[in-house]
Context: one part of a larger RNA
Molecule: small-subunit ribosomal RNA, central domain
Organism: uncultured bacterium
RNA sequence: CUGGGCGUAAAGGGUGAGUAGGCGGCCUGAUAAGUCAGAUGUGAAAACCCGAGGCUCAACUUCGGAGGUGCAUUUGAAACUGUCGGGCUCGAGUGCAGGAGAGGUAAGUGGAAUUCCUAGUGUAGCGGUGAAAUGCGUAGAUAUUAGGAGGAACACCAGUGGCGAAGGCGACUUACUGGACUGUAACUGACGCUGAGGCGCGAAAGCGUGGGGAGCAAACAGGAUUAGAUACCCUGGUAGUCCACGCUGUAAACGAUGGAUACUAGGUGUGGGAGGUAUCGACCCCUUCCGUGCCGCAGUUAACGCAAUAAGUAUCCCGCCUGGGGAGUACGGCCGCAAGGUUGAAACUC
Numbered sequence: 001c002u003g004g005g006c007g008u009a010a011a012g013g014g015u016g017a018g019u020a021g022g023c024g025g026c027c028u029g030a031u032a033a034g035u036c037a038g039a040u041g042u043g044a045a046a047a048c049c050c051g052a053g054g055c056u057c058a059a060c061u062u063c064g065g066a067g068g069u070g071c072a073u074u075u076g077a078a079a080c081u082g083u084c085g086g087g088c089u090c091g092a093g094u095g096c097a098g099g100a101g102a103g104g105u106a107a108g109u110g111g112a113a114u115u116c117c118u119a120g121u122g123u124a125g126c127g128g129u130g131a132a133a134u135g136c137g138u139a140g141a142u143a144u145u146a147g148g149a150g151g152a153a154c155a156c157c158a159g160u161g162g163c164g165a166a167g168g169c170g171a172c173u174u175a176c177u178g179g180a181c182u183g184u185a186a187c188u189g190a191c192g193c194u195g196a197g198g199c200g201c202g203a204a205a206g207c208g209u210g211g212g213g214a215g216c217a218a219a220c221a222g223g224a225u226u227a228g229a230u231a232c233c234c235u236g237g238u239a240g241u242c243c244a245c246g247c248u249g250u251a252a253a254c255g256a257u258g259g260a261u262a263c264u265a266g267g268u269g270u271g272g273g274a275g276g277u278a279u280c281g282a283c284c285c286c287u288u289c290c291g292u293g294c295c296g297c298a299g300u301u302a303a304c305g306c307a308a309u310a311a312g313u314a315u316c317c318c319g320c321c322u323g324g325g326g327a328g329u330a331c332g333g334c335c336g337c338a339a340g341g342u343u344g345a346a347a348c349u350c
Stems, first nucleotide, its partner, number of pairs: 004321003007304002012318001014201003021194003025088007033081002035077008049065006091191001092188003095184004103177007110154001115149007125136002162169002206247006215241002220236004258317006266295011299306002323350003332343004
């Protein structure tokens, strides 16, 4: 390489829009590049294969024949692929009518709670633990009442509920803004799918500059525990956590399951629509589309399990795997302020 694979054995890129490329709906006309058939030329000799002959046989060798992927020219075929032209509407998109949503960005507002400050009441404890101690408190704490400051997070609602490509998103109001869904069938007429490189987004931690700092809390200090205790427990506490701008680009970034399309028993919840039925009306019931769960047949799987949200049956495109360790290391390249990231071996060893 081929073959075989990628939920858990090695293996799905963190995720998206998209370039090149690959692949691509129905009807019809032309063409003849691919494709198929015929003919001609070429395809050196030797060798290989077949049939004869010569060395006593064979190996060896001589003669004759056949074969030869392919290439070129030419004559045809026209189903499929390609190309050019015409048409279609089911794929895709637009319009119109709707309802749903923690989707995003910015500004403003609110209440509860913690902490601190001021004042009042009040007096000896508070706090903490398995038990304690460090700690706070007669310079009046804890508790309680009133007022104020400031930062961060939004109880209940809340739900295998919703939205988003993923990361993720949860108080309220306003402004701007993205997407999905349902119905209709007015418009375009294959405009589609995937996507190497490149580009954008990307939790937490971390970094730079400037703010902010209530609570929490790496590091650190003290008290305990212990044989020891650089821990688990307690009292404190700085970076950080928050904001703005910039960088980093990684996670068990997980459904450990790439995307798209089609097909293949059912049952039962739940979210968003639509249409019937029913009714005074709201429910109820039936049908249907989209999402999200559970159970389950066929099938599949090494088993576990999956099972219309497939890990079933197929097609197209991308990524990735090829024994364990060495090692996601070394070296080199690229990126980064750094931390480091990305690409990514070998010797040796079992």